The prediction has a mean pLDDT of 87. A computed fold for a 351-nucleotide part of an RNA from a Candidatus Liptonbacteria bacterium, annotated as small-subunit ribosomal RNA, central domain. Its Rfam family is "Bacterial small subunit ribosomal RNA".
Context: one part of a larger RNA
RNA sequence: UUGGGCGUAAAGAGUUCAAAGGGGGUCAUGUUAGUCCGACGUUAAAGCUCGCAACUCAAUUGCGAAAGCGCGUUGGAAACGGCAUGACUUGAGGAAAUUAGAGGCAAGUAGAACGGCUGGUGUAGGGGUGAAAUCCGUUGAUAUCAGCCGGAAUACCAAAGGCGAAGGCAUCUUGCUGGGAUUUUCCUGACCCUGAAAGAACGAAAGCGUGGGUAGCGAAUGGGAUUAGAUACCCCAGUAGUCCACGCCCUAAACGAUGAGUGCUCGCUGUGUGAAGUAUCGACCCUUCACGUGGCUUAGCUAACGCGUUAAGCACUCCGCCUGGGAAGUACGAGCGCAAGCUUAAAACUC
Numbered sequence: 001u002u003g004g005g006c007g008u009a010a011a012g013a014g015u016u017c018a019a020a021g022g023g024g025g026u027c028a029u030g031u032u033a034g035u036c037c038g039a040c041g042u043u044a045a046a047g048c049u050c051g052c053a054a055c056u057c058a059a060u061u062g063c064g065a066a067a068g069c070g071c072g073u074u075g076g077a078a079a080c081g082g083c084a085u086g087a088c089u090u091g092a093g094g095a096a097a098u099u100a101g102a103g104g105c106a107a108g109u110a111g112a113a114c115g116g117c118u119g120g121u122g123u124a125g126g127g128g129u130g131a132a133a134u135c136c137g138u139u140g141a142u143a144u145c146a147g148c149c150g151g152a153a154u155a156c157c158a159a160a161g162g163c164g165a166a167g168g169c170a171u172c173u174u175g176c177u178g179g180g181a182u183u184u185u186c187c188u189g190a191c192c193c194u195g196a197a198a199g200a201a202c203g204a205a206a207g208c209g210u211g212g213g214u215a216g217c218g219a220a221u222g223g224g225a226u227u228a229g230a231u232a233c234c235c236c237a238g239u240a241g242u243c244c245a246c247g248c249c250c251u252a253a254a255c256g257a258u259g260a261g262u263g264c265u266c267g268c269u270g271u272g273u274g275a276a277g278u279a280u281c282g283a284c285c286c287u288u289c290a291c292g293u294g295g296c297u298u299a300g301c302u303a304a305c306g307c308g309u310u311a312a313g314c315a316c317u318c319c320g321c322c323u324g325g326g327a328a329g330u331a332c333g334a335g336c337g338c339a340a341g342c343u344u345a346a347a348a349c350u351c
Stems, first nucleotide, its partner, number of pairs: 004322003007305002012319001014202004021194003025088008034080001035077008049065006091191001092188003095184005103177006110154001114150008125136002162169002207248006216242002221237004259318006267296011300307002324351003333344004
């Protein structure tokens, strides 16, 4: 190894691109160090298998035969695999014509709300709570009207909806730009899949550096309450932060707790986008196809829960990962980082 697993029990790297490596469509021809068949040699004896024999039998022992992984030499086969050559179109890519979208980047823009400032009206309260108080207010608050300024976020539309590899993405407009789907079956002709023991890029929030910005909210902090206490929950304030630019950090319940790709396997019912048919003056409706996104379910699977053409079913290819609990995602070492720390990753001991 034959012969285990990874949705929830331990276990799918956060995601993508991609070097090496591994795997790879249809047909033909040639070839063959893989593969298959044969011969010869070797494979000590004992052992194993078969036959016969000896101890009363058996175990045991003796004799004989057969077998023997593998290796070497040699002859042959060509289905599969490899290699070479030629061809093909269904995989893959391209083209053309349509097409949906909060996909990304940049600049601008609108209205509501909120806060501030100025002015008007107006007078004694306002806030807040379970109840209060701290707090604000006669230097005129709260309320209300008008004007101006500011920062942040975009109600309704809105959806089981859409887009993106993931993180994620929502006012509106413009510019630049990535990806996808459908139809045609026009072109190329296997150009494909996988891929952290290479490498690269992206990566919520918090955090860090420099500079700006700061309306609201708000770690820390101060005060008021509550309480036996109250380093909390509630209230009044409030710094960092939240926002912008540039540079770092690289983690997450980064989750569908479900790696990527391909093929196959009953149905019912929504929804998004495109196309065709039908219908019609036209549109709607209806039917079908493709791609996505939901609900229910057959077979099957599963320890159960559940999954069920978006599989956790049936198969194949490649990668990652798991192997009792704690010690521990720690120590040490190494790499990275300004730091915080991250990545890699044990053991003693103990149950």

NCBI's taxonomy places the organism under Bacteria, Bacteria candidate phyla, Candidatus Liptoniibacteriota.